The prediction has a mean pLDDT of 86.
This is a predicted structure of a 346-nucleotide part of an RNA (small-subunit ribosomal RNA, central domain) from an uncultured bacterium.
It matches the Rfam family "Bacterial small subunit ribosomal RNA".
[in-house]
Context: one part of a larger RNA
RNA sequence: CUGGGCGUAAAGGGUGCGUAGGUGGUUUCUUAAGUCAGAGGUGAAAGGCUACGGCUCAACCGUAGUAGGCCUUUGAAACUGGGAAACUUGAGUGCAGGAGAGGAGAGUGGAAUUCCUAGUGUAGCGGUGAAAUGCGUAGAUAUUAGGAGGAACGCCAGAGGCGAAGGCGACUUUCUGGCUAAACAUUGACGCUGAGACACGAAAGUGUGGGGAGCAAACAGGAUUAGAUACCCUGGUAGUCCACACCGUAAACGAUGGAUACUAGGUAUCGGCUGGAUGGCUGUCGGUGCCGAAGUUAACGCAUUAAGUAUCCCACCUGGGGAGUACGACCGCAAGGUUAAAACUC
Numbered sequence: 001c002u003g004g005g006c007g008u009a010a011a012g013g014g015u016g017c018g019u020a021g022g023u024g025g026u027u028u029c030u031u032a033a034g035u036c037a038g039a040g041g042u043g044a045a046a047g048g049c050u051a052c053g054g055c056u057c058a059a060c061c062g063u064a065g066u067a068g069g070c071c072u073u074u075g076a077a078a079c080u081g082g083g084a085a086a087c088u089u090g091a092g093u094g095c096a097g098g099a100g101a102g103g104a105g106a107g108u109g110g111a112a113u114u115c116c117u118a119g120u121g122u123a124g125c126g127g128u129g130a131a132a133u134g135c136g137u138a139g140a141u142a143u144u145a146g147g148a149g150g151a152a153c154g155c156c157a158g159a160g161g162c163g164a165a166g167g168c169g170a171c172u173u174u175c176u177g178g179c180u181a182a183a184c185a186u187u188g189a190c191g192c193u194g195a196g197a198c199a200c201g202a203a204a205g206u207g208u209g210g211g212g213a214g215c216a217a218a219c220a221g222g223a224u225u226a227g228a229u230a231c232c233c234u235g236g237u238a239g240u241c242c243a244c245a246c247c248g249u250a251a252a253c254g255a256u257g258g259a260u261a262c263u264a265g266g267u268a269u270c271g272g273c274u275g276g277a278u279g280g281c282u283g284u285c286g287g288u289g290c291c292g293a294a295g296u297u298a299a300c301g302c303a304u305u306a307a308g309u310a311u312c313c314c315a316c317c318u319g320g321g322g323a324g325u326a327c328g329a330c331c332g333c334a335a336g337g338u339u340a341a342a343a344c345u346c
Base pairs, nucleotide, nucleotide: 003318004317005316007300008299012314014200015199016198021193022192023191025087026086027085028084029083030082031081033080034079035076036075037074038073039072040071041070042069048066049065050064051063052062053061054060090190091187092186093185094184097180098179102176103175104174105173106172107171108170109153114148115147116146117145118144119143120142124135125134161168162167205246206245207244208243209242210241214240215239219235220234221233222232257313258312259311260310261309262308265291266290267289268288269287270286271285272284273283275281295302296301319346320345321344328339329338330337331336
């Protein structure tokens, strides 16, 4: 390379957008590059393959035939490609609506924790398996009133919704992306995928400047223990929050790439539309779940949201360890990331 694979055995890129490339709906005409057929040329010998023969066999050798390839030429026109014309079902656009924690900015709110001030009040509080460290007669804990500040938004809440993924949950408002959809109109294949590139990307971490209530790596103390650099307790700094700029990784998971078509049903739920007539029903479209037919699978299971049946495109795998390491390159302030071996060994 071919082949076979990729939910759990090795293997789906974290996600999107899109360049090159690959691939692509229906009809007619044309062309003849691919394709197919005929003819001719070339294809040295040896070698290869087939058949027969010669050394007693074989290796070896001889004779005959022959393959693949390339070129020229004559034709065929179904399919692929090229050219021309058309179509509407794929794709898009417009026009009524609809749902939503989708994103960004600004403002506002209540509950709770902590702290401060003042009042009441007195000897404990706190914590644990039990304790102790700790706090408290300089008046704590408890309770009442007032104030400060930061962070997170109870109930609603749902197998619920939205988003490409990461993710998104108090309220109001401004800006803004996507989705869905009856009927109609319109463009007329404009589609799908997508190596690179570019953009986004939880948490932790980094830089500068703010902020700091609670929580809490590190750290300190108290316990436990043979020890206890832990689990438990009392404290507590980075951090967690904001702005801007980096980092670019996760069990970034549905461990399941994207698109299209087809292949029994049942049930629940979210959002439309529709019919029937006010009832909680019918039909249909789009989503989200569960159970199951055929089929599939090593099994588990999957099963119209496929892991079924097919086509197109991309990524990836090829025994375990060494190793996601070394070296080199690129990126980064750093931490490190991406790409990525071999010796050796079983």